[in-house]
Molecule: Glycine riboswitch aptamer
Organism: Solimonas flava DSM 18980
RNA sequence: GCCGUCGUCGCGGGAGAGACCGGCAUGCGCCGGCGCCGAAGGAGCAACCGCCCCGGAAUCUCUCAGGCAAAAGGACCGCACGACGUUGUG
Repeated sequence: GCCGUCGUCGCGGGAGAGACCGGCAUGCGCCGGCGCCGAAGGAGCAACCGCCCCGGAAUCUCUCAGGCAAAAGGACCGCACGACGUUGUG
């Protein structure tokens, strides 16, 4: 330097749950209250996996956080293979 792996940036798809009640402001908003959601993140158990001493661990569970019109966000999936980083019995 090339090729491959993984990750981030880019594009598209992307669910659930009160446009709740009261007060302030009289717009978007803020505060309080009750009711809910799980697919940012976080935490817990553990199926499972591994190099099996130990380690990695979820779409399960909890709801701290976040969310409950729109917007934004959004696990995950697909597309592209341009840039950056990581990595390899090449």